[in-house]
RNA sequence: UAAUUCUUUCGGGGCAGGGUGAAAUUCCCAACCGGCGGUUAAAGCCCGCGACCUGUACGCAUCCUGCGUAUGGCUGAUCCAGUGAAAACCUGGAGCCGACAGUGAGAGUCUGGAUGGGAGAGAGAAUGU
Numbered sequence: 001u002a003a004u005u006c007u008u009u010c011g012g013g014g015c016a017g018g019g020u021g022a023a024a025u026u027c028c029c030a031a032c033c034g035g036c037g038g039u040u041a042a043a044g045c046c047c048g049c050g051a052c053c054u055g056u057a058c059g060c061a062u063c064c065u066g067c068g069u070a071u072g073g074c075u076g077a078u079c080c081a082g083u084g085a086a087a088a089c090c091u092g093g094a095g096c097c098g099a100c101a102g103u104g105a106g107a108g109u110c111u112g113g114a115u116g117g118g119a120g121a122g123a124g125a126a127u128g129u
Base pairs, nucleotide, nucleotide: 003127004126005125006124007123008122009121010120017029018028019027031109032108033098034097035049036048037047038046044096045095053073054072055071056070057069058068059067060066061065078094079093080092081091082090100112101111102110
């Protein structure tokens, strides 16, 4: 100290206050939140990844179907000015976006799948350049 393998731990936040109504944290005014890696410089909206949904192949269990592995699909949103060698990342200003199912009434924020999964981050061990 490159790399590989194994074990283990960690790994998502948020409707204050008010209006209408029989009923809304779902509508209206207003408020609040921002996973992971990268990028000459710090990013929800630049690139990529994960989560939700879904196709195919194989394997296992099977009443319906479910689970595991591999590999695909789908997957939201930004501009202006300033500083600077460099910013779509900083500063100032103005904007925009947010799975599915449920619900006395429509949800980024409530409840649920989920004591789940997970990009990835840390630690330890072995092999070893």
A computed fold for a 129-nucleotide RNA, annotated as FMN riboswitch aptamer (RFN element).